[in-house]
RNA sequence: AGUCUAUAAAGAAUGAGGUGAGAGAUCUGGCUCUGUGACCCUCUGGCAACCUUCUACUCGGGAAAGGUGCCCCAUCCAGCCCCCGCAAGGGAGAGAUAAACU
Numbered sequence: 001a002g003u004c005u006a007u008a009a010a011g012a013a014u015g016a017g018g019u020g021a022g023a024g025a026u027c028u029g030g031c032u033c034u035g036u037g038a039c040c041c042u043c044u045g046g047c048a049a050c051c052u053u054c055u056a057c058u059c060g061g062g063a064a065a066g067g068u069g070c071c072c073c074a075u076c077c078a079g080c081c082c083c084c085g086c087a088a089g090g091g092a093g094a095g096a097u098a099a100a101c102u
Base pairs, nucleotide, nucleotide: 001102002101003100005098006097007096013044015043016042017041018040022033023032024031027079028078029077030076045071046070047069048068050067051066052063053062054061055060075094080091081090082089
């Protein structure tokens, strides 16, 4: 880097330091956040439970040291398909996270 599988309307700092203009994956249309410092990085604190570990071993239940991920706004909403007068709803695609394999 690619493939496959699984998950996602839950949960968790208004923390400290740094940086200094954009950010919310890409494209489009909206909407929202941002010099009252967003995004990003480091530390601390926390949430979760994919790997890990204990038990059961069919399901399941527990732990949270380690590998991870996450801690404003549903993956911010829509755009492709179904349905529909519109909406709402459902699905797909893409992206994100984890494990395995190449």